[in-house]
Molecule: transfer RNA
Organism: Solirubrobacterales bacterium
Parts: sequence; C1' cells; structure tokens
RNA sequence: GCGGCGGUGAUGGAACGGUAGACAUUCGGGUCUCAAAAACCCGUGCCCGAAAGGGCGUGUGGGUUCGAAUCCCACCCGCCGCA
Repeated sequence: GCGGCGGUGAUGGAACGGUAGACAUUCGGGUCUCAAAAACCCGUGCCCGAAAGGGCGUGUGGGUUCGAAUCCCACCCGCCGCA
C1' cells in the first nucleotide's frame, strides 16, 4: 500500500430502516433471615429540572430517507490476511 472483519452504557454483548442499549455482569435499594450467604423483586448512559417532564447519546464528520446503530461516502482506531 491492498483486501476482509470490527468500534454500541462502568464491563461483556444483542438489536428487520420504525420505543437505542434486550440479556448478563457490576453497583444501589428492597423482600426473605436472629444475622448472613443464596434466591427473588425494583433500579442502574449523560445534561437540565424540586418534580412532572425535556434535551442529547451507537468511533468522528457528512449524505440518502418521513425515519439511520442499521444503507452510502470520507476519515480515525483495533484485529486478521496479502504484498
């Protein structure tokens, strides 16, 4: 240099162009217990707000589309292969 695959919360990891983050882990709270462990239930991205609620968020920047994590282009980073 060329080709392929990938980049999504704190972590792993899903998601047909139509509620982003299912599910699991972690962490917080609760139930149970004399107490604990285990088990079970609820919550767990960021910002604003007293709350209700609102805004933003899928590596970065653009494009297509009524609508993009998903399709297209460029770039950045990682892994694999070729030269």